[in-house]
Molecule: c-di-GMP-I-GGC riboswitch aptamer
Organism: Desulforhabdus sp. TSK
RNA sequence: GCUGAAAAAGGCAAACCACUCUAAAGGGUGGGACGCAAAGCCACUGGCCUAAGUUUCCCAUGGACGACCAUGAGGGAAUACGGCAGCAGGGUUGCCGGCA
Repeated sequence: GCUGAAAAAGGCAAACCACUCUAAAGGGUGGGACGCAAAGCCACUGGCCUAAGUUUCCCAUGGACGACCAUGAGGGAAUACGGCAGCAGGGUUGCCGGCA
């Protein structure tokens, strides 16, 4: 540097359950194991999830002859400053074995 066939020491832990934080997605702790050779770490790129707050639009209400303006109690859509590293790429660190 390449690689994971067999092996050893070990490691992590999906779904689900309990408690807990959050608006939510999701996270944390414990139980639990579907899987994993980086299922260690980092949201940089794409992707996916969420939308309380923010902003925009629709809508609604009020005003104006009107272009339009104001407001947001309520309804809808979009939006990441929120997440996912167990979606992929990238970055970075690393155990054991094999090969060179």